The prediction has a mean pLDDT of 81. A computed fold for a 72-nucleotide RNA from a Candidatus Dojkabacteria bacterium, annotated as transfer RNA. The sequence was found in a public genome assembly.

[in-house]
RNA sequence: UCCGGGUUAGCUCAAUGGUAGAGCCAUCGACUGUUAAUCGAGAGGUUGCAGGUUCGAAUCCUGCACCCGGAG
Numbered sequence: 001u002c003c004g005g006g007u008u009a010g011c012u013c014a015a016u017g018g019u020a021g022a023g024c025c026a027u028c029g030a031c032u033g034u035u036a037a038u039c040g041a042g043a044g045g046u047u048g049c050a051g052g053u054u055c056g057a058a059u060c061c062u063g064c065a066c067c068c069g070g071a072g
Base pairs, nucleotide, nucleotide: 001071002070003069004068005067006066007065010024011023012022013021018055027041028040029039030038048064049063050062051061052060
């Protein structure tokens, strides 16, 4: 320098162009001598950044940043 993959909640990951979700963690409650475990409720998001296409973009296109792998 070129090619491919990745970037979504505090963490690990989903999501066919049509309201962004799950598990864990945290929080509150139940349970009890207390904690843990268990059960219930349930907060939390500029979908890496900037543009474009579209009635509508996490999703498609372009550029940039970072991470991983490959080629030279």